RNA sequence: AAAGCGGGACGAAUGAUCGCUGGCGCCGUUGAACGGCGCGGGAGGAAAGUCCGAGCUCCGCAGGGCAGGGUGCUGGGUAACGCCCAGCGGGGGUGACCCCGGGAAAGUGCCACAGAAAGCAAACCGCCCCGCAUUCGGGGUAAGGGUGAAAGGGUGAGGUAAGAGCUCACCAGCUCCGGCGGCGACGCCGGGGGCUAGGUAAACCCCACCCGGAGCAAGACCAAAUAGGGGGGCGUUCGAGGGCGGCCCGCCCGAGGCCCCCGGGUAGGUUGCUCGAGGGUCCAGGUAACCGGACUCCUAGAGGAAUGAUCAUUGCCCCGCGGGCGGGCGACCGCCUCGGGGAACAGAACUCGGCUUACAGGCCCCUUUCUCA
RNA sequence: UCCCUGGUAGCUCAAUGGUAGAGCAACCGGCUGUUAACCGGUAGGUUGCAGGUUCGAGACCUGCCCAGGGAGCCA
Numbered sequence: 001a002a003a004g005c006g007g008g009a010c011g012a013a014u015g016a017u018c019g020c021u022g023g024c025g026c027c028g029u030u031g032a033a034c035g036g037c038g039c040g041g042g043a044g045g046a047a048a049g050u051c052c053g054a055g056c057u058c059c060g061c062a063g064g065g066c067a068g069g070g071u072g073c074u075g076g077g078u079a080a081c082g083c084c085c086a087g088c089g090g091g092g093g094u095g096a097c098c099c100c101g102g103g104a105a106a107g108u109g110c111c112a113c114a115g116a117a118a119g120c121a122a123a124c125c126g127c128c129c130c131g132c133a134u135u136c137g138g139g140g141u142a143a144g145g146g147u148g149a150a151a152g153g154g155u156g157a158g159g160u161a162a163g164a165g166c167u168c169a170c171c172a173g174c175u176c177c178g179g180c181g182g183c184g185a186c187g188c189c190g191g192g193g194g195c196u197a198g199g200u201a202a203a204c205c206c207c208a209c210c211c212g213g214a215g216c217a218a219g220a221c222c223a224a225a226u227a228g229g230g231g232g233g234c235g236u237u238c239g240a241g242g243g244c245g246g247c248c249c250g251c252c253c254g255a256g257g258c259c260c261c262c263g264g265g266u267a268g269g270u271u272g273c274u275c276g277a278g279g280g281u282c283c284a285g286g287u288a289a290c291c292g293g294a295c296u297c298c299u300a301g302a303g304g305a306a307u308g309a310u311c312a313u314u315g316c317c318c319c320g321c322g323g324g325c326g327g328g329c330g331a332c333c334g335c336c337u338c339g340g341g342g343a344a345c346a347g348a349a350c351u352c353g354g355c356u357u358a359c360a361g362g363c364c365c366c367u368u369u370c371u372c373a
Numbered sequence: 374u375c376c377c378u379g380g381u382a383g384c385u386c387a388a389u390g391g392u393a394g395a396g397c398a399a400c401c402g403g404c405u406g407u408u409a410a411c412c413g414g415u416a417g418g419u420u421g422c423a424g425g426u427u428c429g430a431g432a433c434c435u436g437c438c439c440a441g442g443g444a445g446c447c448a
Stems, first nucleotide, its partner, number of pairs: 001371001002369003006365003010361001012314007020042002023039006044345001048356002051354005056215004063249004068211005073087005088101005102206002107204002109200003124145002126141006153171006174193008219271004229262006241253003264447002278297006285290001316342005322337006374444007383397004391428001399415005421437005
């Protein structure tokens, strides 16, 4: 230099003119409304998808069981999480680094096609023995071939008619016991056993832990409107229906009441509504996520939905075999200047913590290399 | 704002995790004087997209994209 790996922060600035939105002050004699003038405020890193977790609000603060849903190595962080940090094990990469994570010796199901045989073992070819036996028949054999994603440990020796964990040695893996290290997942070492246990739980399932339901169209207040209409059903202690949501039990409330269909009316205002598990700097603790203290700063709250447009200057990027200067042996690189062009993804809607996805362009930090000089 | 359903051939829909099919439409041939109907045949698929689980995915899991539907109050 090239190609990468992991992370962080940014994602235009200033001014003028014309608008939009809500706030405060003044004026239009006063209250409201409306108008005018002035002052200061007005989108994001994802405001997005609505995928998780919470706050907040209501349902009687929430009882038991079944069903259902979610999470899944270990330890920690946190209000909480499916998030984050640190580690452990397995896999991938030359490497920086990345991906995955309970249980398949509790049980059930499935493993198409091919293949002799697919979970229990199996004889198609081959090998060996026997029957007068190249062709046929009976038996032995999982070493070799073939099929398949997968064929029941691997290598070697002994053994045998041929073979086989049949026996033995070593290796891999399983299980049990002991010692050491670690909070732990687990690691290292030693010994015993059995020769072998297929895959699949993002199939049912088992184990452990978590989950009451709804959501700002929650909820509270005010106003407006009327045909407080018609039909059907159920029910008043033998209790409909409601709190209560998929079911059952239990508790509570419960009567001109409740449910369904048809028809009718209204589509307004105020509040919740923005200061919050908030941001920045410094110090202390911790490997880190994070946490404690001090100081300091707060700046959208709209309601079919404002936060915009134009111009100028500057900054950024690209193009031109444009021009000039500098560095280097060189490929090439840097700076200045002239002309032309470009600027993404997207837009608050109760509020936070995350995740995921989209994104022109450049910046910073850490770091790697079978690559080139 | 909240919730639900769906995406497979040009259209409407099927498909226990095991070769993606049916009807209509299209094209070719036949029948007919001609057309339609009818008969015979043919082609047509990124199963919305991208990853993952699995020997194997239209189906199972995750993340995106698109389409459709529902939920106000009074009485």